[in-house]
Molecule: c-di-GMP-I riboswitch aptamer
Organism: Desulfarculales bacterium UBA696
RNA sequence: GCUCGAUAAGGGCAAACCGGCCGAAAGGGCGGGACGCAAAGCCGCUGGCCUAAGUCCGCAAGGAUAUGGCAGCAGGGUUGCCGGG
Numbered sequence: 001g002c003u004c005g006a007u008a009a010g011g012g013c014a015a016a017c018c019g020g021c022c023g024a025a026a027g028g029g030c031g032g033g034a035c036g037c038a039a040a041g042c043c044g045c046u047g048g049c050c051u052a053a054g055u056c057c058g059c060a061a062g063g064a065u066a067u068g069g070c071a072g073c074a075g076g077g078u079u080g081c082c083g084g085g
Stems, first nucleotide, its partner, number of pairs: 002085004012037002017032003021028002035072001041078003045075003048070003054065004
């Protein structure tokens, strides 16, 4: 440097759910809590998915739309602990 996560140690993160807070919503943040995770660290770059405030269409009902999100959907980029080869 490449590759792997069988074993071990020190540890790390934290789904659902609950309580406040932010947000139009999706969702996010904090605290509690652990289903899981070897990148479940970071980046919306590609695909996918969620939402639709605003905008557009419509007489209306409603429809379309991301400039809003999801990194714990997959791929990609980037950084990194321990151990094996």